[in-house]
RNA sequence: CAUGGCUCAGGAUGAACGCUAGCGGCAGGCUUAACACAUGCAAGUCGAGGGACGUCAGCAAUGAUGGACCGGCAAACGGGUGCGGAACACGUACAGAAUCUACCUUUAUCAGGGGGAUAGCCCGGUGAAAACCGGAUUAAUACCCCAUAAUAUAUUUGACUGGCAUCAGUUGGAUAUUAAAGAUCCGUCGGAUAGAGAUGACUGUGCGUACUAUUAGGUAGUUGGUAGGGUAACGGCCUACCAAGCCGACGAUAGUUAGCUGGUGUGAGAGCACGACCAGCCACACGGGCACUGAGACACGGGCCCGACUCCUACGGGAGGCAGCAGUGAGGAAUAUUGGUCAAUGGGCGCAAGCCUGAACCAGCCAGGCCGCGUGAAGGAUGAAGGCGUUCUGCGUCGUAAACUUCUUUUAUCUGGGAAGAAACCUGCCUUUUCUAAGGCAGCCGACGGUACCAGAGGAAUAAGCACCGGCUAACUCCGUGCCAGCAGCCGCGGUAAUACGGAGGGUGCGAGCGUUAUCCGGAUUUACUGGGUUUAAAGGGUGUGUAGGCGGGCUUUUAAGUCAGUGGUGAAAUCUUCGGGCUCAACCCGGAAACUGCCAUUGAUACUAUUGGUCUUGAAUACUGUGGAGGUGAGCGGAAUGUGUCAUGUAGCGGUGAAAUGCAUAGAGAUGACACAGAACACCGAUUGCGAAGGCAGCUCGCUACGCAGUUAUUGACGCUGAGGCACGAAAGCGUGGGGAUCAAACAGGAUUAGAUACCCUGGUAGUCCACGCCCUAAACGAUGAUUACUCGACAUUGGCAAUAAGACCGAUCAGUGUCUGAGCGAAAGCAUUAAGUAAUCCACCUGGGAAGUACGUCCGCAAGGAUGAAACUCAAAGGAAUUGACGGGGGUCCGCACAAGCGGUGGAGCAUGUGGUUUAAUUCGAUGAUACGCGAGGAACCUUACCUGGGCUAGAAUGCGGUUUGACCGUCUGUGAAAGCAGAUUUUAUAGCAAUAUACGGAUCGUAAGGUGCUGCAUGGCUGUCGUCAGCUCGUGCCGUGAGGUGUUGGGUUAAGUCCCGCAACGAGCGCAACCCCUAUCUUCAGUUGCCAGCACGUCAUGGUGGGAACUCUGGAGAAACUGCCGCCGUAAGGCGUGAGGAAGGAGGGGAUGAUGUCAAGUCAUCAUGGCCUUUAUGCCCAGGGCUACACACGUGCUACAAUGGGGAGGACAAAGGGCUGCUACCUGGUAACAGGAUGCUAAUCUCAAAAACCUCCUCUCAGUUCGGAUUGAGGUCUGCAACUCGACCUCAUGAAGCUGGAAUCGCUAGUAAUCGCGCAUCAGCAAUGGCGCGGUGAAUACGUUCCCGGACCUUGUACACACCGCCCGUCAAGCCAUGGAAGCCGGGGAGACCUGAAGUCGGUAACCGCAAGGAGCCGCCUAGGGUAGAAUCGGUAACUGGGGCUAAGUCGUAACAAGGUAACCGUAA
Repeated sequence: CAUGGCUCAGGAUGAACGCUAGCGGCAGGCUUAACACAUGCAAGUCGAGGGACGUCAGCAAUGAUGGACCGGCAAACGGGUGCGGAACACGUACAGAAUCUACCUUUAUCAGGGGGAUAGCCCGGUGAAAACCGGAUUAAUACCCCAUAAUAUAUUUGACUGGCAUCAGUUGGAUAUUAAAGAUCCGUCGGAUAGAGAUGACUGUGCGUACUAUUAGGUAGUUGGUAGGGUAACGGCCUACCAAGCCGACGAUAGUUAGCUGGUGUGAGAGCACGACCAGCCACACGGGCACUGAGACACGGGCCCGACUCCUACGGGAGGCAGCAGUGAGGAAUAUUGGUCAAUGGGCGCAAGCCUGAACCAGCCAGGCCGCGUGAAGGAUGAAGGCGUUCUGCGUCGUAAACUUCUUUUAUCUGGGAAGAAACCUGCCUUUUCUAAGGCAGCCGACGGUACCAGAGGAAUAAGCACCGGCUAACUCCGUGCCAGCAGCCGCGGUAAUACGGAGGGUGCGAGCGUUAUCCGGAUUUACUGGGUUUAAAGGGUGUGUAGGCGGGCUUUUAAGUCAGUGGUGAAAUCUUCGGGCUCAACCCGGAAACUGCCAUUGAUACUAUUGGUCUUGAAUACUGUGGAGGUGAGCGGAAUGUGUCAUGUAGCGGUGAAAUGCAUAGAGAUGACACAGAACACCGAUUGCGAAGGCAGCUCGCUACGCAGUUAUUGACGCUGAGGCACGAAAGCGUGGGGAUCAAACAGGAUUAGAUACCCUGGUAGUCCACGCCCUAAACGAUGAUUACUCGACAUUGGCAAUAAGACCGAUCAGUGUCUGAGCGAAAGCAUUAAGUAAUCCACCUGGGAAGUACGUCCGCAAGGAUGAAACUCAAAGGAAUUGACGGGGGUCCGCACAAGCGGUGGAGCAUGUGGUUUAAUUCGAUGAUACGCGAGGAACCUUACCUGGGCUAGAAUGCGGUUUGACCGUCUGUGAAAGCAGAUUUUAUAGCAAUAUACGGAUCGUAAGGUGCUGCAUGGCUGUCGUCAGCUCGUGCCGUGAGGUGUUGGGUUAAGUCCCGCAACGAGCGCAACCCCUAUCUUCAGUUGCCAGCACGUCAUGGUGGGAACUCUGGAGAAACUGCCGCCGUAAGGCGUGAGGAAGGAGGGGAUGAUGUCAAGUCAUCAUGGCCUUUAUGCCCAGGGCUACACACGUGCUACAAUGGGGAGGACAAAGGGCUGCUACCUGGUAACAGGAUGCUAAUCUCAAAAACCUCCUCUCAGUUCGGAUUGAGGUCUGCAACUCGACCUCAUGAAGCUGGAAUCGCUAGUAAUCGCGCAUCAGCAAUGGCGCGGUGAAUACGUUCCCGGACCUUGUACACACCGCCCGUCAAGCCAUGGAAGCCGGGGAGACCUGAAGUCGGUAACCGCAAGGAGCCGCCUAGGGUAGAAUCGGUAACUGGGGCUAAGUCGUAACAAGGUAACCGUAA
């Protein structure tokens, strides 16, 4: 950068939860248990159908009124719910020539006569009840019979017209059958038949309308026919018979889920999700079945039966169905009142009044939603107090905020007024009118409700919260906490300075709400139709052939299916959009329009697709002529090698490896030769070659066979492309049967290696490797790139043809292949690039985060191994690609360094010194810890230092400043106590100004205020320092390249100590580093000449620059010169290199120093210092005494001294440099063996002094020994410093005389005036544990072939799974905990189907005995069937001893598989 998932910001909700809450309007309110329901209500009405009975008024006639019963209509509407149902259930459009329709409208006609019952009432009986039975009597608009009757119905028969078919329509004829009801207030209301309309219902069809193929076959009334039955009606709807069909990959069947729609939410849209409220349809009414009545039901508040449940009961029997409105219980995160009214709207009945109406209209509860309003407005700076912060007494912020002044009064409160919604019906009056009816006036009726609304009153009065503030994402500080407590949507915060937790102050957002949770859409182009991909990120099937399907060349014709256009119908209303209107606005409501992207019909168009016919040749194929090849298959043949056998020659080893061993061999191996046999593979040719669809194919010859290419004509005439399923082929390994078996070689055995080595290496060796036949069907089966077609710049190489040529060579804008490079273009990039990964088209296959997992289950295939198909739970916030910069590699190249090598000397062994660790201790103060701590901080621990320990003291404190009070001194001296510090006390006793009081200065004491801390954090810091490294690197500006990270420059070729310089170059320049400039040193010149010097001159001394003098030399210290590869030669373009070059004191940086880039190590230091924060304040501060830092079984580092003769000892003699010195260095003299002491003088230093340099030289001695080496240790005696040498100093003398005879593994320094060796000085310091550190000079080497190796470093390149960067990353088993899941004997449960048995109610069918005059009924029988039962099978789920793997989990075990050549390159398939 790209891929890809996860997550967030938006909108929404019938929501819920938390905190909070002033008002109003509008709408909404069991999403769960279609769970169970107490109580009340939700469907009645009609006396103008009927009789009987009662009550009231009345003297009566009569009137009014009531409930039950018969009868009529209604109860099939309205209201509820979403169980079931994947279906003509729903939506939409058609159809019914296959239908019905009460009430309503309209048209026409009719209503004559008769009959028998029954409820009620009355009597009797049974029962607990519910209820029922018997007898007598009675009415109707209840029931029955007769008459009349057609445009009705049935049968039959003409004519005409129409239709897609069955058929339909119009108009005739004949025969048969069938009606009625009355009431009345006299207005009217009803009744019957037939037609038409309207409304409603029923039926059929096209299209649309979930998921699963791990559901592929289903179906017997099944599909069709004939006949019959049944229905309002068609139909296997039902029955009998006949035929064997019907459905299905365009997904039948099965399983799971679901009421459908208008619409709703979201979205730019396409879509996706949903189907609360409102509206349409469907289904259901405790579960199931059934019919009756009726116009309509198989009926929520009807019936019968079965079942479950509940209730009553006198135990004999009965009753019931809130998914109506309220309400209750239960369930649940969760959803309201057992309210008012029929005033309006609507419904039922009625002539009407009216009655009924939990429909409806209202009210109540709920911030659950949408909308609106308010909680005040203006002024007001002492920028108040207070809070918070702070750089701290100054400021910032809350903040014009408050107070205060002025103003307003919505809302709330109180008072007063006060609607619209009401118009009808009805009653009365009036007008018009033929009838019907219409109109006007008046009267009657409001649940809501004294509500909305209006007016008035007073008064800022009555009214603000919630979430958030690390990034995404608007908003920051303090305190607390300290990987705790906690937060978290994702990333992630929290381990002592948390903008992330909790609180506070401040801020941000929204606001009567705000957050959280859940769910949906969006963002997500993350399923991609709009609008994605498949070389390497997930993804091309292993390859072909080919079925269905999809797509398909040129010209012309037909049709008009797709397509396009016009018109008509429909697309309910509501919703959405828009215009307008009504509530003060809005939400909300009303009206108009548009839209509803759809379906149907019809009329046209015909370019394209399709269809029909014809034709063409360029796609495709065929023929012909050539040509090519490891194409396939069968047979035959060949030589080399290998192995074995035989024979021969021949003798001691062979073989093998990093090195070995196992193995073979004196019973003759190996080697050599000859012969023989066996099996397998085919050197050279041989290649980026060729062939094949892929797998794959290689000695030679022949047979059979397939294919490609080219050439030229000819033939067919689109015959083509792709290809789900299917079929075929398909490396190796593997399997079966039978052969074969030389080599090689899983397994296995042995030998090595190793910590181990079930490996890598070696010696053997069986399956297998080979053949035939049959399976398996997988590979990193790869070009990780599907097939086909067309188009799009070039160059080169190569294979096979063709053309060209007499031949060869050149040559062709020729065809087909195979490769490399490159352009446009493409691509995330790497790269691809006429053999595309470019531009397009067609078809197929495949992908959708990682893991779990190519696993489980199921199915298919297989002899097995196994293959194909192929999930989920759970878990993670990534996994993966390409490229970049680094780092790293037991990768490569180049180069450097005392890095190795070559040398010299050490360390490691001894004794001692010193530091550290450890241990010890009251304390052994603290820090430093690989290189880069350990003779380091410390350049001086006896006290002090000192920070530690023990003990004794002080508390504004040991020091300083300021203010107040007090005193007059302070210093000094003394006393007591004490270890001291300290405490207590005594003595002595100021100055200036002023008369004095007093003031000032100074000192003491005291009070107050700023203390103090070597306490913590070097991981909060500054400063300083170490290290890589005095390595040559590290960067920038502009430009250029790249989507970008970044690159280029800085790489390359040379050269250098160097990114030093040169050349080249898309770079050109620049900075920090390198070098130079600075200092010391080596040579010379010049100037100067004391304290230094002394050549010549002079004086003097035992002697000495001692003196005069000199300015030459040395020296001192100022200024200059000098070195630049400048010159010569050779090499080189240059830079530069080389030379025993010249010259020169010095030669290629002359030697040394100072000087340390960007950065790394959270390196070191809070105990040098400074400093944030934290902690401490009668102590973690301060003073004092003593002790400790010096301990000592031990281990390590750094040193000193040695082990000796290149030496030790004695005597004598010589030569430095650089430093120090007044509380100092001290000549010289004396004493002492000496350390030193006592005197004494010089020097504030080129003057005097420390001071003797030592190694070295000369002579003498020692003679190889634990010594005349070595000096530790110890004893004794001293000296010096210091208040004081016990713990714990140094030195001197005498005595003592330890270890040690050159040091294991290992390891360090050094390249020239260096190493080695020798002494001298200084800092610190009273003294000194100094053998340390820092300097100085003297003597003065050896070696470097070289860069293979070790270590470190630099540059380029390569690989990478690393980036905390190899001390990296990371795999698997085992052990532990947790989680989900597979298998599993068994156990439990669900749904469905089939078989058999049984079978209620009920319809239908049958029927001699009983009833009835009869019609008919009862009863009985039969079919079907809800339900019940029996047995078995399949299927789904739960659970389960045990068992399998999987996932997850800061610090478990074992190894080291992978990433670098990962130390045996890795990986794929297969087997062990």
The RNA shown here (small-subunit ribosomal RNA) has 1472 nucleotides and comes from an uncultured Bacteroidota bacterium. The sequence is in RNAcentral, with records from ENA and SILVA. Its mean pLDDT, the model's own confidence on a scale to 100, is 84.